[in-house]
RNA sequence: GGCUAGGUGGCUCAGUUGGUUAGAGCAGACGGCUCAUACCCGUCAGGUCGGUGGUUCGAGUCCACUCCUAGCUA
Numbered sequence: 001g002g003c004u005a006g007g008u009g010g011c012u013c014a015g016u017u018g019g020u021u022a023g024a025g026c027a028g029a030c031g032g033c034u035c036a037u038a039c040c041c042g043u044c045a046g047g048u049c050g051g052u053g054g055u056u057c058g059a060g061u062c063c064a065c066u067c068c069u070a071g072c073u074a
Base pairs, nucleotide, nucleotide: 001073002072003071004070005069006068007067010026011025012024013023019057028044029043030042031041032040050066051065052064053063054062
C1' cells in the first nucleotide's frame, strides 16, 4: 500500500427489511431490607450511535470521504 471485520452510556454488548421512546448486563447515586456490612429488591442519572457531508418524509441502519482498532496479504 491492498483486503476484511469492528467503533453505540464509565466498561462489555444488542439493535430485525430504514419507521412510532436508542436498549440490556456490570459499574455509579439514592431508597428499602439488616443490629451492621454484603447479597437481594426498587427508583434515578448517564448516549445525540468515531467525525464530516450526502440520499430520504424519516438514518445507529443506506452512500461518499475521513480518523482509530484488530486481523490477513504484498